This is a predicted structure of a 76-nucleotide RNA (transfer RNA) from a Syntrophomonadaceae bacterium. NCBI's taxonomy places the organism under Bacteria, Bacillota, Clostridia, Eubacteriales, Syntrophomonadaceae. Its Rfam family is "tRNA". Gene Ontology term of the family: triplet codon-amino acid adaptor activity.

[in-house]
RNA sequence: GGGCCAUUAGCUCAAUCGGCAGAGCAGCUGACUCUUAAUCAGAAGGUUACAGGUUCGAUUCCUGUAUGGCCCACCA
Numbered sequence: 001g002g003g004c005c006a007u008u009a010g011c012u013c014a015a016u017c018g019g020c021a022g023a024g025c026a027g028c029u030g031a032c033u034c035u036u037a038a039u040c041a042g043a044a045g046g047u048u049a050c051a052g053g054u055u056c057g058a059u060u061c062c063u064g065u066a067u068g069g070c071c072c073a074c075c076a
Stems, first nucleotide, its partner, number of pairs: 001072007010025004019056001028042004049065005
């Protein structure tokens, strides 16, 4: 230098051919318990890495950038 993949909640990951952004764990509140743990219930938590474009509508399609991973090439 070239190619491919990934980036979504604090963490790990879903989201079908573009049509209401979800789960588990953690944390919070409550119940249970003498207390804790475990169990049960509830609520909360998002600029979908960033900036643009296309579209009535973008996590999804296109372009650029950033970070991480893998492969190839070059130099030494």